Small-subunit ribosomal RNA from Candidatus Hodgkinia cicadicola, 1509 nucleotides, folded computationally. Rfam family: Bacterial small subunit ribosomal RNA.
[in-house]
């Protein structure tokens, strides 16, 4: 200090989430030691048991235990005295402290500062006094009552208990008083003292008053009757309505009273850079409380709670008559709860009470125990150690391996904090006393011995792999992960972080400038009030003066301690503790006087007023006018009119529409008219008059009089409401007609409220410049409206006044000059519009009329939805308006701009895209493919264009993947190892068996291998020699083979498609915050991003084109199998000859807008022409950019993963892929005369051929058979059809058409039954030109005709090629389809097959209303009234009783408020999928939105006014 998350990407706005620190915590897993701290946050719930406040015999009289004496006698009893103790009672002091808790309290309760009208036991100081008397009583004794608690009567005795008298002050009271009068206190014991009383002070403690500060809500706005003040009285320690009587009518409140909710306050604690925010546990100060409520008593002090009285609830005892009790003291128990400890030790220390003291008491306190609750410290070992051990994990290979765990372990050497067992042994106590404690510390021995876990590893965020799982199980703080290759789930390995802890949960602050004082905003993101006037408040021009409130400085007081800061010190360090030091804030005194404020005086620049001039749809009222519409009357006139996309409803022969004349009525105000005018806004438009408001310019005057504006008051479009008029046109609702799947709409015909007027309500709009008002400052340019001022070397035979000169007929004329007016021009003031610099802005944009730079004041905003809704309140006749939440839910919602895509947006361009033509398909029969159905199987794939004569260039077996049956299991095929066996194996021909395969068995031949020989290696051996290995087959075993099994959504490769469309990009530069843009925008041109021009771009790449092949012309070279017969010979298709031609096949040439003209921008290019075989790409082919479709293919091949392994593999026979009600695609043949049939007869090209093509000959009606010349091919073979000519048929289901079927044959092949092709004879179906719709083709093309080839034993209407004959049409780009470029809109980005709205149905959730029901709280009237207090000449009296007043609780009635429940009901939210429509986003198919009103299943529709978003 930031990060993640809205988008295809970007910038911004904005929320959500995370990383940090902390805790009186809890919880999961784990757990060695010590120091210091902490430990019921919940039920102020209920409490068993023990303890927590006593002490004094030196106040008193008794009692009693022990002991020592004395006396008496009846001799073991009585009396009496002393000492040491104990003590119930009377009396004194204490018990008001200490300890606990936080319920109440929003308050002088607390904090801080100040104050006056007070008291203060014990303590300190000073002074004075302490005299004389009296009567009781408890204890005790006797006698009673009661279950108990307890209590009654009689009798006796004491005091530092009580009472009286004397004395009595600088006390107190009364009066003005120094004076006078009055009130009035006070002992004993003992000889060291101590106590008591009074007075005056102090100290300490307490009471009271007061300034300031102290939570939230206005959906709490009015509150108050002792209330506010006064007087008299009472009361208190003390001021005071504290109380009372009377008088007055005040007091508080928008600077927030009252009410409601919540809460003890503070020093401080946590966090934060700070300002702040949250909190108030431990420690400390204050307050309040003690089961709940009330009350007083005693006392120095209490309204006391380990005291009392009363009432209530609860618990408990009881003999039923009555009693007892109060842990929010310490332990402890139950309960509640996620959760919090021992019924411990000691008064040794510190402190407290009593006492003269010893001492006693002290659950205050000091200690110990329990708990990882926190924090601080220590340890769980250290060194050396590579065979890089074993094991584990991962990875790779044919195999050995490699990497990590990892110096980690083992092993060797060493140490001992902790631990165990011993020894010694403190401080806390400077005399005594030690609970802690034989503790801490010190020290000896032993021995690596006793001691590591938790979380995490997709990004944020440090850390990665394998297996399992398969949208399952699960994870998740946010984004999100999981649908068969998961770094996100679970496990293993490895790693990261922290470490006796570590994760999670909860809470607080931070990050968050996300409430913004520091430190935010409001044109479009949330946000300027619809507009004005104006009150409080806030702010306020220039100069001088005064003061010192704010301000600044200096010096003080207070700011408890602890804590915190800084610096030291003590525990081995640290935590911890101790010492010193500093600080916020409040307040006092002094000083300064710039600024703000106050005071006083002045000024004119702000503001206002005034005289003059002037402007305008400003407002109100009255009058007048005009065109048009409708209606009425009359005339003319005849069949239609009207209306629409097209129609119909409607009007019209009872005379419409049209036209002419006249009349009536209401509403409105064309042209002028304009980004023109006026007004605060809403708004304002014929003319005239009256009344009235305002702006601007200019003259003078006043002298800051100003600006803003909460509450308030007024104005305020349209719609709507009330009353009364009016009503022509228009027109919600409504009716009808259309449209439509429907049409509660859009369109049409009608039509009522309303629209108009008067008066009164309503108070809202996209009331918008989506921009509050005011003031000042900050470059320009160009307009527009209105007037005025200033200037002008403008202009003019202009007008007026005037001066001078000249002339004069004396009217006046001419010339020069001055001033004023008019006109014109410029400048200025004023209002307004369009650009644009700086600056601002997220961008768009704003830009002297700011959204710039500043100041003042007001209003408003704080994620989206829920919701401008509910409830409450106010306003309204109503409709409704104003104010205005929460639960719940989401991780976004949003602004601007960018690139695409899309539009029933626009512009331009192209294409057999349409149009113009030719021929088809769709109808028939057949062929073929597909779907469907069927089947044991009908193997599988392909699915809009881009599947369907497609994979399949050819399913009878095979193919074959499918089905049935039979059969094999290291396998039909590959490699390797181990163990055993054999020495041949293979081919061929019979036999047995079988459906066949597998199987059994025999013979034979040749070839290959082996053997032999030769060679190599090893072993044995003296040598010779021998053995083994190197080969093949086979049996068994193991690895493995095999798979047309799955996944084309794991892939490679290949292919289709957009599309042979003209596009797709890059480098550098420039522009932009950025995504991106530019380049690749303009204008021409092209088939083309082709070229030219232009240009913040300059260049380049992949595409286009060209380079390649074929065809078309020419040349050169070469002539066999080709060509020629011209020349020479022969009868000759031929031979000889030749290579001119044709042709063949190699190499060249040729075409480039090159030439001419026109057009064009002098360009690119286009048009026309010449020449040429060919002319503007000559024709055709090959060639397919970046990419799109998770397009197709795992069944061509390759390949990851998964699956299978006596089977999903291998072999075999038979069947199936050929089924058949039907539907579709692609074709063939036809329906005939441009034809059929018969006859005659001519011309190709390109291919193929030895397992072949096959001539000629011959046989057969024919398919074909027999025979086999020639050819391994320019040599041989395979070879024509339409057209043409002649004849016939004569429009018919035919001499058309040929399906189907019968018979007889041919060919191929182991084999034509399922299931081949062909031939002959016979048979002779549908079909007479094809509905909606739809396909191909632009020239050697369509159409038509045949030929060849691949596959192939055989099988071609398919496919791939070849040539023959050989057209028609294209005006053109409106429309359909597809594509390209530019532009525009967008709420789309999976990109329109997009997005998305509302009702309905279902489930769940929270919430409003609701007849009411039940609680709580507050308040109030009345009734009753305990204890207590007050009063009392009512009665009694050593006590008291009664009565009156007040009064808690209770009862009863009312009011307010709050919570829970509630049949039913309203809308809202969420949900995988559902129903109905399609409202919005594109001109969203009727532009949208909006206030209002009506209507409708629903989104919505319509009227009226407004806005442009």
């Nucleotide at each position: 200090a930031g990060a993640g998350u809205u988008u295809g990407a970007u910038c911004c706005u904005g929320g959500c989430u995370c990383a940090g620190a902390a805790c009186g915590a809890a919880u999961g897993c784990u757990g060695g030691c010590g120091g210091c701290a902490g430990g019921c946050u919940u039920a102020a719930c209920a409490c068993a048991u023990g303890c927590a406040a006593g002490u004094c015999g030196a106040g008193c009289g008794g009692g009693u235990g022990c002991u020592c004496g004395c006396c008496a006698c009846c001799a073991g009893u009585g009396g009496u005295g002393g000492g040491c103790g104990c003590u119930a009672g009377c009396g004194g002091c204490g018990a008001a402290c200490g300890g606990g808790u936080g319920a109440g309290u929003a308050a002088c309760g607390c904090g801080u500062g100040a104050g006056a009208a007070u008291c203060u036991g014990c303590c300190u100081u000073a002074c004075u006094c302490u005299a004389c008397g009296u009567g009781a009583u408890a204890a005790c004794g006797c006698a009673g009552g009661g279950a108990a608690g307890c209590u009654u009567g009689c009798g006796u005795c004491a005091a530092u208990a009580a009472c009286g008298u004397a004395u009595g002050a600088u006390u107190c009271c009364u009066g003005a008083a120094u004076c006078a009068g009055g009130u009035a206190a006070a002992g004993a014991g003992c000889u060291g003292u101590u106590g008591g009383a009074g007075u005056a002070a102090g100290a300490u403690g307490a009471g009271c008053u007061u300034g300031c500060g102290u939570u939230a809500g206005a959906u709490u706005a009015g509150c108050u009757a002792g209330u506010u003040g006064g007087u008299g009285g009472g009361g208190u320690a003390a001021a005071g309505g504290c109380c009372u009587a009377c008088c007055a009518a005040g007091g508080c409140g928008a600077c927030g009273a009252u009410c409601u909710a919540u809460a003890g306050c503070u020093g401080g604690u946590c966090u934060g850079g700070g300002a702040g925010g949250a909190c108030g546990g431990u420690c400390a100060g204050c307050c309040a409380c003690a089961u709940u409520g009330g009350g007083a008593c005693u006392g120095a002090g209490a309204c006391a709670a380990g005291g009392c009285c009363c009432a209530a609830a609860c618990u408990u005892c009881u003999a039923c008559g009555g009693g007892a009790g109060g842990c929010a003291g310490c332990a402890g128990u139950g309960g509640g709860g996620a959760a919090u400890a021992u019924u411990g030790g000691a008064c040794a220390a510190u402190g407290g009470g009593c006492g003269a003291a010893a001492g006693c008491c002290u659950g205050a306190u000091c200690c110990a125990g329990c708990c990882a609750u926190g924090u601080c410290g220590c340890g769980u070992g250290a060194g050396u150690g590579a065979a890089g051990a074993a094991g584990g994990u991962u990875u790779a290979u044919a195999a050995u391996g490699a990497a990590c765990u990892g110096u980690a372990a083992a092993a060797c050497u060493c140490u001992u904090u902790u631990g165990u067992c011993g020894g010694u042994g403190a401080c806390c106590a400077u005399a005594g006393u030690g609970a802690u404690g034989g503790u801490a510390g010190c020290u000896g021995a032993c021995g690596a011995a006793u001691a590591a876990g938790c979380u995490c590893c997709g990004g944020c965020u440090a850390a990665c792999u394998u297996c399992g799982u398969g949208c399952c199980a699960g994870c998740a703080g946010c984004c999100g992960c999981g649908g068969u290759a998961a770094g996100a789930c679970g496990a293993g390995g490895g790693g990261a972080g922290c470490g006796a802890g570590u994760g999670u949960u909860g809470u607080u602050c931070g990050g968050u400038u996300u409430u913004a004082u520091u430190g935010g905003g409001c044109g479009u993101a949330a946000a300027g009030g619809g507009c004005g006037c104006g009150u409080a408040g806030g702010c306020g021009g220039c100069u001088u003066u005064u003061u010192a409130a704010g301000u600044u400085g200096a010096c003080g007081g207070c700011c408890a301690a602890a804590g915190c800061u800084u610096g030291a010190a003590g525990c081995u360090c640290a935590a911890c503790u101790u010492c010193a030091u500093g600080a916020c804030g409040c307040u006092g005194u002094c000083a300064a006087a710039a600024c703000u404020g106050c005071u006083a005086a002045g000024c004119u620049a702000g503001a206002g007023c005034u005289g003059g001039a002037u402007g305008g749809g400003g407002g109100c009222g009255a009058g007048c006018g005009g065109a048009a519409u409708u209606c009425c009357a009359a005339g003319u006139g005849u069949a239609g009119a009207g209306g629409u996309g097209a129609a119909a409803u409607u009007c019209g022969u009872a005379g419409a529409u049209a036209u002419u004349u006249g009349g009536a009525a209401g509403a409105c105000c064309a042209c002028c008219a304009g980004a023109g005018g006026c007004g605060a806004a809403g708004g304002c438009g014929g003319c005239u008059c009256g009344c009235u408001a305002c702006g601007u310019c200019u003259u003078g005057c006043u002298g800051a009089c100003g600006c803003u504006a909460a509450u308030g008051c007024g104005c305020g479009a349209a719609a709507g409401c009330g009353u009364g008029g009016g009503g022509a046109g228009c027109a919600a609702a409504c009716a009808g007609g259309a449209u439509u799947a429907g049409a509660u709409a859009c369109c049409c015909u009608g039509g009522u409220a309303g629209u108009c007027c008067a008066c009164g309500c309503c108070g809202u709009a996209a009331a918008c410049g989506a921009u509050g008002a005011g003031u000042g400052c900050u470059a320009g340019c160009a307009g527009u409206g209105g007037g005025c001022g200033c200037u002008g070397c403008u202009c003019g035979c202009g007008c007026g006044u005037u001066g001078c000169g000249c002339g004069u007929u004396c009217g006046u004329g001419c010339g020069c000059g001055a001033c004023g007016c008019c006109a014109c021009a410029g400048c200025g003031c004023u209002a307004u519009u369009g650009c644009a610099c700086a600056g601002c802005u997220a961008a768009c944009g704003c830009g002297u009329u700011a959204a710039g730079c500043a100041c003042u004041c007001c209003g408003c905003c704080u994620g989206g939805g829920g919701a401008g809704u509910a409830c409450g309140a106010c306003c309204g006749c109503a409709a409704g308006g104003u104010u205005a939440a929460a639960a719940c839910u989401c991780a976004a919602a949003g602004g601007a701009a960018u690139u695409g895509a899309c539009g029933g947006g626009g512009a331009c361009c192209c294409g057999c895209a349409c149009a113009a033509g030719c021929g088809g398909u769709g109808g028939a029969g057949c062929a073929u493919g597909u779907g469907g159905u069927u089947u044991a199987a009908u193997u599988c794939g392909a699915a809009g264009c881009u599947a369907c004569g497609c994979g399949u260039a050819g399913a009878a077996c095979c193919u074959u993947a499918c089905c049935a049956g039979c059969u094999c299991u290291u396998g039909a095929c590959a490699u390797u190892u181990c163990a055993g066996g054999u020495c041949g194996a293979a081919g061929c021909g019979g036999c047995c068996g079988u459906a066949a395969a597998u199987g059994g068995g025999c013979g034979u031949u040749u070839u290959c291998a082996a053997c032999c020989a030769a060679c190599a290696u090893u072993c044995u051996u003296g040598a010779a020699a021998g053995a083994a290995u190197g080969g093949a087959c086979u049996u068994g075993a193991a690895a493995c083979a095999g798979g047309u099994g799955c996944u084309g959504c794991a892939u490679g490769g290949c292919u289709g498609u957009c599309g042979u469309c003209a596009g797709c990009u890059c480098g550098u530069g420039u522009c932009g915050u950025g995504a991106g843009a530019u380049g690749u925008a303009u204008g021409g041109u092209u088939a083309a991003g082709u070229c030219c021009u232009g240009u913040a771009a300059c260049g380049a790449g992949c595409g286009c084109a060209a380079c390649c092949c074929u065809u078309g012309c020419c040349c050169u070279u070469a002539g066999u199998u080709g060509c020629u017969u011209a020349a020479a010979g022969c009868g000759a298709u031929g031979c000889u000859a030749g290579c001119u031609c044709u042709c063949u096949a190699a190499g060249g040439g040729g075409a480039c807008c090159g030439c001419u003209a026109a057009u064009g921008a002098c360009a690119a290019a286009u048009u026309a022409g010449a020449g040429g075989a060919a002319g503007g790409a000559a024709a055709g082919g090959a060639c397919g950019a970046c990419g799109u479709c998770a397009a197709g293919u795992c069944u061509u091949c390759a390949u990851g993963g998964c699956c299978u392994u006596u089977a999903u593999g291998g072999g075999c026979u038979g069947g199936g892929c050929u089924a058949c009600a039907c539907a579709c695609g692609u074709g063939c043949u036809a329906c005939a005369a441009u034809g059929g049939u018969g006859g005659c007869c001519a011309c190709a090209g390109a291919g193929a051929g030895u397992c072949g093509c096959a001539g000629a000959g011959u046989c057969g009606c024919g398919a074909g058979g027999c025979c086999g010349a020639g050819c391994u091919a320019a040599u041989c073979u395979u070879u024509a059809a339409a057209a043409g000519c002649c004849a016939u048929c004569u429009c018919a289901g035919u001499c058309c058409a040929g399906a189907u079927u019968g018979c007889a044959c041919u060919c191929u092949g182991c084999a034509a039954c399922u299931c081949g092709a062909g031939u002959g004879c016979a048979u002779g179906a549908a079909g007479c030109a094809g509905g909606a719709a739809u396909c191909g083709c632009u020239a050697g093309u369509a159409a038509u005709c045949g030929c060849g080839g691949a596959u192939c034993a055989g099988c071609a209407u398919g496919c791939c090629g070849c040539g023959g004959u050989g057209a028609a049409u294209a005006c053109g780009u409106u429309c359909u389809c597809g594509g390209g470029u530019c532009u525009u809109g967008u709420a789309c980005a999976c990109a329109c097959c997009g997005c998305c709205c509302g009702u309905c149905a279902c489930a769940c959730c929270a919430u409003g209303g609701g007849a009411g029901u039940u609680g709580g709280c507050u308040u109030u009237g009345c009734u009753c009234u305990a204890a207590g207090c007050c009063g009392u000449c009512g009665c009694u009296u050593u006590g008291g009783c009664g009565c009156g007043g007040u009064c808690a609780c209770a009862g009863u009635g009312g009011a307010g408020u709050u919570a829970a429940c509630g049949a039913c009901u309203g809308g809202g939210g969420u949900g995988a999928a559902g129903u109905c429509g399609u409202a919005a986003c594109a001109a969203g198919g009727u532009a949208g939105c909006u206030g209002u009103a009506g209507g409708g299943g629903a989104a919505c529709c319509u009227g009226u006014g407004g806005c442009u978003g």
Model confidence (mean pLDDT): 81 of 100.